C1' cells in the first nucleotide's frame, strides 16, 4: 500500500429508512430487624467525526479518525 470487519448510556450489546431497545451496573421504593435475593419505579445514548443522498438517516453512498484480522 490493498482488502475485510467493528465503533450506539458506565459496561456488554440489538435496531436492514419513519419518537433507539435490552442486560448488567446506578439512583428511588417495596420487601426485611440490618444487609442481600426478590418485586416496582426512575435517570442515563445531539448512535466515533464531515459531507452526500432522502420529505425523513443510528440504518444507504463517499471521505476522516480509532480497534481487530487478512494479503503484498
Nucleotide at each position: 500500500c490493498c482488502c475485510c470487519u467493528c465503533a450506539u448510556a458506565g459496561c456488554u450489546u440489538a435496531g436492514u429508512g419513519g419518537u433507539a431497545g435490552a442486560g448488567c451496573g446506578c439512583u428511588c421504593g417495596g420487601c426485611u430487624g440490618u444487609a442481600g435475593c426478590c418485586c416496582g419505579a426512575g435517570a442515563g445514548a445531539u448512535c466515533c467525526c464531515c459531507a452526500g443522498u432522502u420529505c425523513a438517516a443510528u440504518u444507504c453512498u463517499g471521505g476522516g479518525u480509532g480497534g481487530g484480522g487478512g494479503g503484498a
Molecule: transfer RNA
Organism: Candidatus Pacearchaeota archaeon